[in-house]
RNA sequence: CUUAUCAAGAAAGGUGGAGGGAUUUGGCCCUACGAAACCUUAGCAACCCCCGCGUGACGGAAGGGUGCUAAUUCCAAUUCCGAGCAAUCGGAAGAGAUAAG
Numbered sequence: 001c002u003u004a005u006c007a008a009g010a011a012a013g014g015u016g017g018a019g020g021g022a023u024u025u026g027g028c029c030c031u032a033c034g035a036a037a038c039c040u041u042a043g044c045a046a047c048c049c050c051c052g053c054g055u056g057a058c059g060g061a062a063g064g065g066u067g068c069u070a071a072u073u074c075c076a077a078u079u080c081c082g083a084g085c086a087a088u089c090g091g092a093a094g095a096g097a098u099a100a101g
Base pairs, nucleotide, nucleotide: 001101002100003099004098005097006096011041012040013039014038015037019030020029021028024077025076026075027074042069043068044067047065048064049063050060051059052058053056073095078093079092080091081090082089083088
């Protein structure tokens, strides 16, 4: 950069010792009943490898490679479209995350 997905799902222990929820701003949350990070074990999911034949926008499995395990990607912001008198609401883009190439 391209394509796909992002409303579902799944936590305990150890080390650690104050932050964390991507970035900036605002909001709202989590956190000394222990944040981040690292390690172990467990789990979730099913993108790739794998298996099947009906070869697909398919089905299966969970052994391997990733990923993930508070809250919709926690919510909003900027642009566009639609609804509305308005407040605001819905959708798309953008941004971000993950996988494969």